[in-house]
RNA sequence: GGGCCCGUAGCAAAGCGGUGAAUGCGCCCGGCUCAUAACCGGAGGAUCGCAGGUUCGAAUCCUGCCGGGCCCA
Numbered sequence: 001g002g003g004c005c006c007g008u009a010g011c012a013a014a015g016c017g018g019u020g021a022a023u024g025c026g027c028c029c030g031g032c033u034c035a036u037a038a039c040c041g042g043a044g045g046a047u048c049g050c051a052g053g054u055u056c057g058a059a060u061c062c063u064g065c066c067g068g069g070c071c072c073a
Base pairs, nucleotide, nucleotide: 001072002071003070004069005068006067007066010025011024012023018056028042029041030040031039049065050064051063052062053061
């Protein structure tokens, strides 16, 4: 220098253009227990790396940039 993949709540992770962004773990509240863990119930939390573009509508398509990983030179 070139190519490919990834970037969604604290962590993991689904979603692949259509109108409420799942789910699990953790955190918080309650139950159970002498108590803790386990178990059970409940509540809250992300406008989706950043900036533009396309579209009636974008996490989802396109462009640039940033970060991470792999390969080639």
Molecule: transfer RNA
Organism: rhizosphere metagenome